Source information
Transfer RNA from Stichococcus bacillaris, 74 nucleotides, folded computationally. It matches the Rfam family "tRNA". About the family: Transfer RNA (tRNA) molecules are approximately 80 nucleotides in length. Lineage of the source: Eukaryota > core chlorophytes > Trebouxiophyceae > Stichococcaceae > Stichococcus. The sequence is in RNAcentral, with records from ENA.
RNA sequence: GGGCUAUUAACUCAGUUGGUUAGAGUAUACCCCUGAUAAGGGUAAAGUCGCUGAUUCAAAUUCAGCAUAGCCCU
Numbered sequence: 001g002g003g004c005u006a007u008u009a010a011c012u013c014a015g016u017u018g019g020u021u022a023g024a025g026u027a028u029a030c031c032c033c034u035g036a037u038a039a040g041g042g043u044a045a046a047g048u049c050g051c052u053g054a055u056u057c058a059a060a061u062u063c064a065g066c067a068u069a070g071c072c073c074u
Base pairs, nucleotide, nucleotide: 001073002072003071004070005069006068007067010026011025012024013023019057028044029043030042031041032040050066051065052064053063054062
């Protein structure tokens, strides 16, 4: 220098025929349960979907550029 993959909640991840509120598990807070813990049950909070633009009535999803990480080639 060239190519490919990934980036979504504190952590690990799902979600691509574009469509009406963006989800799960773990962790966290509160409540129930218990003599008290653990386990179990319930509720809640937590996200400008890496950034900037474009396309579209509508973008986590399509396109371009950039950033970070990883792999391969030279």